[in-house]
RNA sequence: AAAAGGCAAACCUGUCGUAAGACAGGGGCGCAAAGCCAUGGGCCCCCGAGCGCACCAUGCCCGUCGGGGGUCGCCAGGUUACCGAA
Numbered sequence: 001a002a003a004a005g006g007c008a009a010a011c012c013u014g015u016c017g018u019a020a021g022a023c024a025g026g027g028g029c030g031c032a033a034a035g036c037c038a039u040g041g042g043c044c045c046c047c048g049a050g051c052g053c054a055c056c057a058u059g060c061c062c063g064u065c066g067g068g069g070g071u072c073g074c075c076a077g078g079u080u081a082c083c084g085a086a
Stems, first nucleotide, its partner, number of pairs: 006031002011026006029073001035079003039076003042071008052060003
């Protein structure tokens, strides 16, 4: 390369969730790991803290810190794997 296949974006419907998002069905943008793992970064959501401002109550914005959750189809890493011209 070829062959046999696999997965399934956006969107729609239903369910769960505060949310991010997940699951199932439909649907195919794409993917040689778009199989699996949340380990390191990134991004997203929720809660709290303290600083600043106003200040009766209370609330708001920016950056910061802490905790919890999500994303493996964001990157890296780990791990498993079909075919076989090389």
A computed fold for an 86-nucleotide RNA from a soil metagenome, annotated as c-di-GMP-I riboswitch aptamer. Model confidence (mean pLDDT): 82 of 100. The RNAcentral record of the sequence draws on MGnify.